[in-house]
Context: one part of a larger RNA
RNA sequence: GAGUAGCGAUAAAGCAGGACUAUAAACCUGCUCACCGUAAGCCUAAGGUUUCCUGGGGAAGGUUAAACCUCCCAGGGUUAGUCGGUGCCUAAGGCGAGGCCGCAAGGCGUAGCUGAUGGGAAACAGAUUAAUAUUUCUGUACUCGCAGAGCCGCGUUUUAAGCUAUGGGGUGACGCAGACGUGAAGGUCAGCCGGCGAAUGGUUGUGCCGGUCUAAGCCCGUAGGUGGGGACCGCAGGCAAAUCCACGGUCCUAACACCGAGAGGUGAUGGGGUGGUCCUAGACCAGAACUGACCGUAAUCAUGCUGCCAAGAAAAACCUCUGUGCUAGUUGCUCUGCGAUCCGUACCGCAAUCCGCCACAGGUAGGCGAGGAGAGUAUCCUCAGGUGCUC
Numbered sequence: 001g002a003g004u005a006g007c008g009a010u011a012a013a014g015c016a017g018g019a020c021u022a023u024a025a026a027c028c029u030g031c032u033c034a035c036c037g038u039a040a041g042c043c044u045a046a047g048g049u050u051u052c053c054u055g056g057g058g059a060a061g062g063u064u065a066a067a068c069c070u071c072c073c074a075g076g077g078u079u080a081g082u083c084g085g086u087g088c089c090u091a092a093g094g095c096g097a098g099g100c101c102g103c104a105a106g107g108c109g110u111a112g113c114u115g116a117u118g119g120g121a122a123a124c125a126g127a128u129u130a131a132u133a134u135u136u137c138u139g140u141a142c143u144c145g146c147a148g149a150g151c152c153g154c155g156u157u158u159u160a161a162g163c164u165a166u167g168g169g170g171u172g173a174c175g176c177a178g179a180c181g182u183g184a185a186g187g188u189c190a191g192c193c194g195g196c197g198a199a200u201g202g203u204u205g206u207g208c209c210g211g212u213c214u215a216a217g218c219c220c221g222u223a224g225g226u227g228g229g230g231a232c233c234g235c236a237g238g239c240a241a242a243u244c245c246a247c248g249g250u251c252c253u254a255a256c257a258c259c260g261a262g263a264g265g266u267g268a269u270g271g272g273g274u275g276g277u278c279c280u281a282g283a284c285c286a287g288a289a290c291u292g293a294c295c296g297u298a299a300u301c302a303u304g305c306u307g308c309c310a311a312g313a314a315a316a317a318c319c320u321c322u323g324u325g326c327u328a329g330u331u332g333c334u335c336u337g338c339g340a341u342c343c344g345u346a347c348c349g350c351a352a353u354c355c356g357c358c359a360c361a362g363g364u365a366g367g368c369g370a371g372g373a374g375a376g377u378a379u380c381c382u383c384a385g386g387u388g389c390u391c
Base pairs, nucleotide, nucleotide: 013032014031015030016029017028018027033388034387035386036385041368042367043366047348048347051346052076053075054074055073056072057071061069062068081142082141083344084343085342088119089118093114094113095112099108100107101106123140124139125138126137127136143340144339145338146337147336148335149334150333151332153330154329161327162326163325167321168320169319170318175308176307177306178305181301186295187294188293189292190291191212192211193210194209195208196207213271214270217266218265219264224259225258226257227256228253229252230251231250232249233248234247237245238244272290274286275285276284277283278282309312354363355362370382371381372380373379
């Protein structure tokens, strides 16, 4: 320079009260006003790593003050067979026994190992904490493994039953575009239930406000979709074998098998929903209606259907076949008991907790995303919810 520029979106504040107080425009509470509302709400991945909650504090940080804070101090907080990872599988990629190459260092690479962004068993509803919850509690389930019991069937001393594969086959298993149907969720209206009632021009009205909710699982097997099915024979294919698969043939038959949302029933004489009583932290008691119609989707059925050419992962799990080995018992069904490791789980997450040196008008994958008007996630106004952007 200069007490100058600036104090970081023009979404906006006003009033009253409270508290410790030295001090309140900014903290807390209440009322009014304003802003967002395909978001400025909610869930979650990455990343952050305690920032979460409670009590206390008032140096510094906070573009002002501060009693407040994502600041400082202390204490507390993350509970899983079913959510995610792992104990399973493989892709690209990486490593790489032998091997090839190179003077060497080392490079490449078969088997194999590793490696999710993919495949792969199983849980929902309600309640509860200051802070966790599909993890705790209540209720109702489910999966896998082991053991035992019962029933049916089969087998029992060379083979016939069962278990056992690193082997065969099936399945897993997949493109793009388009179109229709079904139809949860969600919404609207009506009915029903509860409540409200005229200080103001109107309104006891066809008024106003709120609610009308309930899962997984189990039973049933619908709309719809796929494949014709069965028996016998043959067999130079599937690196051995095969009753499996493939191929060929003969006969019989028009039904059969499989997949499959939703609805309905059950779950539920439960939960939720509201109010009352009490020394209000909390505890206890009682508990309303709980229906119908319509709209409608980018849930699901559906890895479906139709069309097209550029012809659209792999492996494990699973089923089956035999081979090999083992055992005298054992497949299946039902029931009972036991077991199910380890890691993550707080909180922010379009942001003042991440990346941008900042409490930075920037950037940041995915899901949900209500109502009126509307083709619409546009736009405007509003729910739920959240904010008024720290002079």
This is a predicted structure of a 391-nucleotide part of an RNA (large-subunit ribosomal RNA, domain III) from a soil metagenome. Its mean pLDDT, the model's own confidence on a scale to 100, is 81.